[in-house]
Molecule: transfer RNA
Organism: Dehalococcoidia bacterium
This record gives sequence, structure tokens and C1' cells, in this order.
RNA sequence: GCCCACAUAGCUCAGUGGUAGAGCACGCCCUUGGUAAGGGCGGGGUCGCCAGUUCAAAUCUGGCUGUGGGCU
Repeated sequence: GCCCACAUAGCUCAGUGGUAGAGCACGCCCUUGGUAAGGGCGGGGUCGCCAGUUCAAAUCUGGCUGUGGGCU
């Protein structure tokens, strides 16, 4: 220098055009004599950034940034 993949909650990840979710973590409550385990409820997101397409974009397209990998 060229090519590929990935970027979504504090962490690990799902969601591939039509209301952003799960597990763990965190807060409150229930249960217990107390703890652990278990159960219920809740908080937490400009979906990496900028444009484009579309009635509508986390999702499709282009560029940029970052991370990982490959080739020379």
C1' cells in the first nucleotide's frame, strides 16, 4: 500500500428496513432467624462519526475513525 471482518447498555452478545432486546452486573422489594441460592419490579442506549437512498435506517450504499485478521 491492497483486501476482509467487526463497532448496539458497565461487560458478553442478539436484532439484517416498520416500537432497540437478552444474559451477567447495578438499585429496590419478596422469600430466610441470618446468609447464599431463587423470584418480582426498575434504572441504564445520540446503535463509532459524517453524508446518501427510502414514507420509514441499528439494519441498505459511500466516506472517515478505531480494533482484529490476511496478502505483498